Bacterial RNase P class A from Vreelandella jeotgali Hwa, 348 nucleotides, folded computationally. The source organism's lineage runs through Bacteria, Gammaproteobacteria, Oceanospirillales, Halomonadaceae and Vreelandella jeotgali. The coordinates come from a structure-prediction model, not an experiment, and the mean pLDDT is 77.
RNA sequence: GGAGUUGGCCAGACAGCCGCCGCCGCGUUUGCGGGGGAGGAAAGUCCGGGCUCCUCAGGGCAGAGUGCCAGGUAACGCCUGGGCGGCGUGAGCCGACGGAAAGUGCAGCAGAGAGUAAACCGCCUACGCCUUUUCAAGGCCGGCAAGGGUGAAAGGGUGCGGUAAGAGCGCACCGCGCGUCUGGCAACAGUUCGUGGCAAGGUAAACCCCACUCGGAGCAAGACCAAAUAGGAACCCGAUGGUGUGGCCCGCGCCGGGUUCGGGUAGGUUGCUGGAGCAUCAGGGUGACCUGAUGCCUAGAGGAAUGGCUGUCCAUGACAGAACCCGGCUUAUCGGCCGACUCCCCCC
Numbered sequence: 001g002g003a004g005u006u007g008g009c010c011a012g013a014c015a016g017c018c019g020c021c022g023c024c025g026c027g028u029u030u031g032c033g034g035g036g037g038a039g040g041a042a043a044g045u046c047c048g049g050g051c052u053c054c055u056c057a058g059g060g061c062a063g064a065g066u067g068c069c070a071g072g073u074a075a076c077g078c079c080u081g082g083g084c085g086g087c088g089u090g091a092g093c094c095g096a097c098g099g100a101a102a103g104u105g106c107a108g109c110a111g112a113g114a115g116u117a118a119a120c121c122g123c124c125u126a127c128g129c130c131u132u133u134u135c136a137a138g139g140c141c142g143g144c145a146a147g148g149g150u151g152a153a154a155g156g157g158u159g160c161g162g163u164a165a166g167a168g169c170g171c172a173c174c175g176c177g178c179g180u181c182u183g184g185c186a187a188c189a190g191u192u193c194g195u196g197g198c199a200a201g202g203u204a205a206a207c208c209c210c211a212c213u214c215g216g217a218g219c220a221a222g223a224c225c226a227a228a229u230a231g232g233a234a235c236c237c238g239a240u241g242g243u244g245u246g247g248c249c250c251g252c253g254c255c256g257g258g259u260u261c262g263g264g265u266a267g268g269u270u271g272c273u274g275g276a277g278c279a280u281c282a283g284g285g286u287g288a289c290c291u292g293a294u295g296c297c298u299a300g301a302g303g304a305a306u307g308g309c310u311g312u313c314c315a316u317g318a319c320a321g322a323a324c325c326c327g328g329c330u331u332a333u334c335g336g337c338c339g340a341c342u343c344c345c346c347c348c
Stems, first nucleotide, its partner, number of pairs: 001344010012313007020037002023034004039319001043330002046328005051218004058250004063214005068082005083097001084095004098209002103207002105203002120148002122144003128140005156174006175198001176196004181190003222270004232261006241255004277296008
């Protein structure tokens, strides 16, 4: 100097005029003054909860979700650290990461054969049988999977012995399984020791098995006030019944439940913002985070509030607007600042 990886922060500022919303104070007919007023993702509605209601009372089945270990958290499918596997020269990044020896299923072409599979080219050829030129050769029966071939993958590898020829058939070493030992809370790693000739492939983001977790509906939840109407009509089930916030069963509670037609109201208040809140400092921890102290109050609209104009500075030009709230994840995205780390080149 170049190219990267990763963590954190910012989201324009100042001034003036008019306009909008909420709070506080004053004044009240309209008003005046002061302070404040969309995001890092407010988005997707994908997870987890807080809160509200149903359930006097629950249990089971089905179903759904997650899936290495240890922690964090209110909780999670999230986050942190570690293990294993994969990608990258590396800093780093990703993982749908329990079980194939419980069972079922699936796998194109090539190839003899792709799971208790297999003989294409081959190797050997005893006993027995056939033929000939009867020394011997050829063939049938029989043995083999070590050599070659096919394939992504072919029933561990190298070597020695053994054999008719071979084969873990036997042995040595390596590999693998099981047990022990060492380190680690553990996942796991090492290989100290012993043992077994061990070989029963792949796939579970296929069905399945295993472990753990799981009531439902949702602020259009709910609560209160006011007002209006038709305490309507017809039909069906009905105690061996009906009904009770996903389905089925048991239990428990209540005594009605459902369909169609028709009538009235949809107004106001609340829920609605002080929180698992934020910031700074100190301590603990590898870290996520926890504890303590001090300080702060930061939008609550209601068909939906932030707009318009001017000037200066500048980095703004992108993606983009709260609707009960919070913790995450994912997606979109112009630009600025700070820190750490990796690789390449050059110079001293």

It was read from a public genome assembly, where an Rfam model found it. Rfam family: Bacterial RNase P class A. It is annotated as a ribozyme.